A computed fold for a 73-nucleotide RNA from a Candidatus Sumerlaeia bacterium, annotated as transfer RNA.

RNA sequence: GGGGGUAUAGCUCAGCUGGUAGAGCAUCAGGCUGGCAGUCUGAGGGUCAGCGGUUCGAAUCCGCUUACCUCCA
Numbered sequence: 001g002g003g004g005g006u007a008u009a010g011c012u013c014a015g016c017u018g019g020u021a022g023a024g025c026a027u028c029a030g031g032c033u034g035g036c037a038g039u040c041u042g043a044g045g046g047u048c049a050g051c052g053g054u055u056c057g058a059a060u061c062c063g064c065u066u067a068c069c070u071c072c073a
Stems, first nucleotide, its partner, number of pairs: 001072007010025004019056001027043006049065005
């Protein structure tokens, strides 16, 4: 330098054919317990890496950029 892949909650990751963004763990509150642990219920938490484009509508499609992984040289 070129090819491919990944980027979504604090962490690990889903997200189907473009149509209201989710799970587990963690955090917080409450119940059970004398208390802790544990468990149950609920709640908070999102610039879907960034900037553009297409579209009535984009995490999803297209282009460029950034970071990381990998292959070739």

The prediction has a mean pLDDT of 83. Lineage of the source: Bacteria > Bacteria candidate phyla > Candidatus Sumerlaeota > Candidatus Sumerlaeia. It matches the Rfam family "tRNA".